A computed fold for a 74-nucleotide RNA from Candidatus Jorgensenbacteria bacterium RIFCSPHIGHO2_02_FULL_45_20, annotated as transfer RNA. Its Rfam family is "tRNA". Rfam links the family to the GO term triplet codon-amino acid adaptor activity. It is annotated as a transfer RNA.
[in-house]
RNA sequence: GCCAGGGUAGCUCAGCUGGUUAGAGCGGUCGUUUCAUAAGCGACAGGUCAUGGGUCCGAGUCCCAUCCCUGGCA
Numbered sequence: 001g002c003c004a005g006g007g008u009a010g011c012u013c014a015g016c017u018g019g020u021u022a023g024a025g026c027g028g029u030c031g032u033u034u035c036a037u038a039a040g041c042g043a044c045a046g047g048u049c050a051u052g053g054g055u056c057c058g059a060g061u062c063c064c065a066u067c068c069c070u071g072g073c074a
Stems, first nucleotide, its partner, number of pairs: 001073007010026004019057001028044005050066005
């Protein structure tokens, strides 16, 4: 340099053919339980969906550019 895949919560990821309020597990906080701790159970908090632009009534999802990560080829 070329090709392919990927970037969504602190971490690992889902999100289907564009349409209800963006979710799960782990982690965090609080409560419950216990003599106490852990485990269990319940609740809560936490998001510029990489960045910018475009299309559309409506974009995490489609299109373009840029940045970053992984793999392959040279």